A computed fold for a 75-nucleotide RNA from an Alphaproteobacteria bacterium, annotated as transfer RNA.
The same sequence occurs in records of 8 taxa.
RNAcentral holds the sequence, with entries from ENA and MGnify.
Its Rfam family is "tRNA". About the family: Transfer RNA (tRNA) molecules are approximately 80 nucleotides in length. By type it is a transfer RNA.
NCBI's taxonomy places the organism under Bacteria, Pseudomonadati, Pseudomonadota, Alphaproteobacteria.
[in-house]
């Protein structure tokens, strides 16, 4: 330089047009406990960046960004 994949809570992973955007873990408070740890209960807390389709995008399309895999090039 060419080609593919991938980006969603603090992390790890769904949701694949119409979501209350969900799980597990972590994190706060409570309740339990003499206290801790275990357990139960509640809470905050996420769609990379711009621009297109579309009645409606987190999901389709084109850009760019960063990560990853391959391929090629390195006098």
């Nucleotide at each position: 330089g060419c080609g593919g994949g991938c980006a969603u809570a603090g992390u790890a992973c769904a949701a694949a047009g119409g979501c209350u955007a969900g799980u597990a873990u972590g994190c706060a408070a409570g309740c339990c406990u003499u206290c801790c740890a275990a357990g139960c209960u509640u809470g905050a807390a996420a769609u990379g960046c711009g621009g297109g389709u579309u009645c409606g995008a987190u999901u389709c399309c084109c850009g760019c960004u960063g990560c990853c895999c391959g391929c090629a090039c390195c006098a």